A computed fold for a 333-nucleotide part of an RNA from Nitella mirabilis, annotated as large-subunit ribosomal RNA, domain IV. It matches the Rfam family "Bacterial large subunit ribosomal RNA". Its family is annotated with ribosome and structural constituent of ribosome in the Gene Ontology. Taxonomically the source falls in Nitella (Eukaryota, Viridiplantae, Charales, Characeae). RNAcentral holds the full RNA, with entries from SILVA. Its mean pLDDT, the model's own confidence on a scale to 100, is 87.
[in-house]
Context: one part of a larger RNA
RNA sequence: CUCUCUCUAAGGAACUCGGCAAAAUAGCCCCGUAACUUCGGGAGAAGGGGUACCUCUUUAUACAGGAGGUCGCAGUGACCAGGCCCAGGCGACUGUUUACCAAAAACACAGGUCUCCGCAAAGUCGUAAGACUACGUAUGGGGGCUGACGCCUGCCCAGUGCCGGAAGGUGAAGGAAGUUUGUAAUUCGUAAUACGAGGAAGCUAACAACCGAAGCCCCGGUGAACGGCGGCCGUAACUAUAACGGUCCUAAGGUAGCGAAAUUCCUUGUCGGGUAAGUUCCGACCCGCACGAAAGGCGUAACGAUCUGGGCGCUGUCUCGGAGAGAGACUCG
Numbered sequence: 001c002u003c004u005c006u007c008u009a010a011g012g013a014a015c016u017c018g019g020c021a022a023a024a025u026a027g028c029c030c031c032g033u034a035a036c037u038u039c040g041g042g043a044g045a046a047g048g049g050g051u052a053c054c055u056c057u058u059u060a061u062a063c064a065g066g067a068g069g070u071c072g073c074a075g076u077g078a079c080c081a082g083g084c085c086c087a088g089g090c091g092a093c094u095g096u097u098u099a100c101c102a103a104a105a106a107c108a109c110a111g112g113u114c115u116c117c118g119c120a121a122a123g124u125c126g127u128a129a130g131a132c133u134a135c136g137u138a139u140g141g142g143g144g145c146u147g148a149c150g151c152c153u154g155c156c157c158a159g160u161g162c163c164g165g166a167a168g169g170u171g172a173a174g175g176a177a178g179u180u181u182g183u184a185a186u187u188c189g190u191a192a193u194a195c196g197a198g199g200a201a202g203c204u205a206a207c208a209a210c211c212g213a214a215g216c217c218c219c220g221g222u223g224a225a226c227g228g229c230g231g232c233c234g235u236a237a238c239u240a241u242a243a244c245g246g247u248c249c250u251a252a253g254g255u256a257g258c259g260a261a262a263u264u265c266c267u268u269g270u271c272g273g274g275u276a277a278g279u280u281c282c283g284a285c286c287c288g289c290a291c292g293a294a295a296g297g298c299g300u301a302a303c304g305a306u307c308u309g310g311g312c313g314c315u316g317u318c319u320c321g322g323a324g325a326g327a328g329a330c331u332c333g
Stems, first nucleotide, its partner, number of pairs: 001328008010319002014317001019314001027051005036041001038148001052070006071075001083312007090304002095107002111146007123132003149299004154229003159226002161222005168217003174211002178207003182203002186198004230248005257291001258288001269285005
């Protein structure tokens, strides 16, 4: 010097990103216990007092209780053994998770809602047979979103999706009236079975009016479907502001609630509180760069090895160091 511990005057968070670490609290009995609350809780709230041994009493010889006494600095005498309070964010809660850097505000959850599915179900795996769903049957099963509870969940169907409709347009394979091509019995020309011109039926090939489903176009519906939810100008008898008016655009122009917020750039916004002093924190304001209603909005008791701010207690975290024990390091062997 390093590690693991013990003690430390006075002060007591001045340390530090931050009370990290340590200290403190602690068992049992009695008294007592606030806001808030979903009336269950909160609660071991908080905050106090007692605690050993001996004698008597009581009792059951026990525990608890009563009276008196004894000793110590100290009686849950060692070990064992909650620190507490106030306020806020997030998530209701118990749970789950990145085996080996993240335990959380992430996932799940009960509850809510939408949607598909009538059973040989929908959905999934498999080429198939078949299997799961399910030896279930809509109070069931699959999928999506939200996430206890309370109060609620506004406007837009123009675009995209989904659902419904079937009049019209488009519309494939296929069918097909018909038109044309090739072949060709045969006819005509010529002496000619060469050759040339025409050519029924059949077969063949090309084209094709017309018929022809779904889909798309079209017509409606639908937001707890994907999503979206404006701009400029003027106006009141101080000023300022604008209940009000005008105008342009849109499918419709953000309702309730909340708001410098896990969201606010400017920003350490402004005011108030807390401090001697506060970029954090709490309460307000609203000018929301760029909150907003199941990618839910706003509240909320209880809960949390969660995050943030403050306080009491307590302390070597610190002022600022010091002393000691053990194990290493070091020296000798």